[in-house]
RNA sequence: GCCGAGGUAGCUCAGUUGGUAGAGCAUUCGCCUGAAGAGCGAGGGGUCACCAGUUCAACCCUGGUCCUCGGCACCA
Numbered sequence: 001g002c003c004g005a006g007g008u009a010g011c012u013c014a015g016u017u018g019g020u021a022g023a024g025c026a027u028u029c030g031c032c033u034g035a036a037g038a039g040c041g042a043g044g045g046g047u048c049a050c051c052a053g054u055u056c057a058a059c060c061c062u063g064g065u066c067c068u069c070g071g072c073a074c075c076a
Stems, first nucleotide, its partner, number of pairs: 001072007010025004019056001027043005049065005
């Protein structure tokens, strides 16, 4: 340099045909316990990497940029 996959909650990841985003773990509170853990219940937590475009409406479509991973090429 070329090709491909990816970027969504603290972490790991879903999100189908464009219609105001969820799960598990973690965390907080409560129940339980002498206490803790386990278990049960409830809650909080999001600029969907960034910029523009299309649209009544964009995580989703289009263009560009940045970053991560893999493959190929080059290598004085």